Predicted 3D model of a 72-nucleotide RNA (transfer RNA) from Methanomassiliicoccales archaeon PtaU1.Bin124. The sequence was found in a public genome assembly.
[in-house]
């Protein structure tokens, strides 16, 4: 330099153009417990960035960025 793939919460991950973007871990609060742990309930935390298509985009298209793989 060229080609391909991936990008969703602090971490891991699901999501076939239409539901309030779902689950697990972590964190916080409450319940329970003599206390802690475990357990139960609730909450906070979100689509890498910009543009386009569409009535509607995490999803499709284009560009950029980051990472991974291959070739040179």
């Nucleotide at each position: 330099g060229c080609a391909g793939g991936u990008g969703u919460a602090a971490u891991c991950u699901a999501g076939u153009g239409g539901u309030u973007a779902g689950g697990a871990u972590c964190u916080u609060a409450g319940c329970c417990u003599u206390c802690c742990a475990a357990g139960c309930u609730a909450a906070a935390g979100g689509c890498c960035c910009g543009g386009g298509u569409u009535c509607g985009a995490a999803u499709c298209c284009c560009g950029g960025c980051a990472c991974c793989u291959g070739c040179a």